[in-house]
Description: This is a predicted structure of a 352-nucleotide part of an RNA (small-subunit ribosomal RNA, central domain) from Candidatus Peregrinibacteria bacterium Gr01-1014_25. The sequence was found in a public genome assembly. Lineage of the source: Bacteria > Bacteria candidate phyla > Candidatus Peregrinibacteriota.
Context: one part of a larger RNA
RNA sequence: CUGGGCGUAAAGCGUCUGUAGGCGUUCUCCCACGUCUGGCGUGAAAUCCCGAUGCUCAACAUCGGACCCGUGCCGGAAACGAGGAGAAUUGAGCCACUCAGAGGCAUCUGGAAUGUCGUGUGUAGGGGUAAAAUCCGUAGAUACACGAUGGAACGCCAAAAGCGAAAGCAGGAUGCUAGGGGUGCGCUGACGCUGAGAGACGAAAGCGUGGGGAGCAAAGGGGAUUAGAUACCCCCGUAGUCCACGCCCUAAACGAUGCGUGCUCGGUGUAGGGACGUUCAAUCUGUCCCUGUGCCUUAAGCUUACGCGGUAAGCACGCCGCCUGGGAAGUACGGCCGCAAGGCUAAAACCC
Numbered sequence: 001c002u003g004g005g006c007g008u009a010a011a012g013c014g015u016c017u018g019u020a021g022g023c024g025u026u027c028u029c030c031c032a033c034g035u036c037u038g039g040c041g042u043g044a045a046a047u048c049c050c051g052a053u054g055c056u057c058a059a060c061a062u063c064g065g066a067c068c069c070g071u072g073c074c075g076g077a078a079a080c081g082a083g084g085a086g087a088a089u090u091g092a093g094c095c096a097c098u099c100a101g102a103g104g105c106a107u108c109u110g111g112a113a114u115g116u117c118g119u120g121u122g123u124a125g126g127g128g129u130a131a132a133a134u135c136c137g138u139a140g141a142u143a144c145a146c147g148a149u150g151g152a153a154c155g156c157c158a159a160a161a162g163c164g165a166a167a168g169c170a171g172g173a174u175g176c177u178a179g180g181g182g183u184g185c186g187c188u189g190a191c192g193c194u195g196a197g198a199g200a201c202g203a204a205a206g207c208g209u210g211g212g213g214a215g216c217a218a219a220g221g222g223g224a225u226u227a228g229a230u231a232c233c234c235c236c237g238u239a240g241u242c243c244a245c246g247c248c249c250u251a252a253a254c255g256a257u258g259c260g261u262g263c264u265c266g267g268u269g270u271a272g273g274g275a276c277g278u279u280c281a282a283u284c285u286g287u288c289c290c291u292g293u294g295c296c297u298u299a300a301g302c303u304u305a306c307g308c309g310g311u312a313a314g315c316a317c318g319c320c321g322c323c324u325g326g327g328a329a330g331u332a333c334g335g336c337c338g339c340a341a342g343g344c345u346a347a348a349a350c351c352c
Stems, first nucleotide, its partner, number of pairs: 004323003007306002012320001014201004021194003025088006033081002035077008049065006091191001092188003095184005103177007110154001115149007125136002162169002206247006215241002220236004258319006266296011301308002325352003334345004
């Protein structure tokens, strides 16, 4: 090098955009760089391999062959790849019409509930637990009514539903903005796929500056429980949770399943769109097509098994990432990044 793998055994980068590179639709012509082929030259000898011979055998030696898988020159082939020229439309993109959606950003706004404050009614309890106590209350609590204020989250609708690359997205309205599906086959004419580096986004927690602070609540204080109780339960409660801007860059970031393309029985839901049929028309309903999202088991197939099974873990191709016994260790050291916390990259001795 060839070879084996990555749902759960070690192994898919958290996700996307994209540079280099790798790979790339159909037809015609040219070229002959790769490729194949003939000839000539070269590829020292020894060694290796095969055959024979010589030392009594062998080692060893001698001879012959093969090999030296390469390379230069001359000539030839043209299927495939590269290159040049031309053409095409199915891949890709664009356009027109149309549709759905918690996709994103910003502004405005609503009601329920909790808390606090004010006023009123009213009186001895309230709260909490398995039971209690700390705690609140005669300076009038709890409860009820009315009013005010503030912050956070949005009940029903709601779904195996929808949207988004992922993280994620849910009261309502408006503005700005991104992506997607269907139909038409109108336009461009391979413009494509993947993607080392790189860049962007990236839950929660955490960090910086300023604001905000209702509820909840690490830390902390107290009451219980207990042998103890640095806990589980209870009463308080600060960071934080919220907003703006700037960092951090991790996760069971999971479908533990990289992306793209093609091919491979059926059944049944659901979401969006379309065509046809039905109808006077519409609704409903039926059949079919495209796109998404679920389930089923059987069909094949795969898998150690579990299971997967047109949303593949089946059959193939292209490209990337990753794995190579357990521990030491995702650690040390070095480097890069970070305000820090720490992150990324990443060993060895030694033990089994």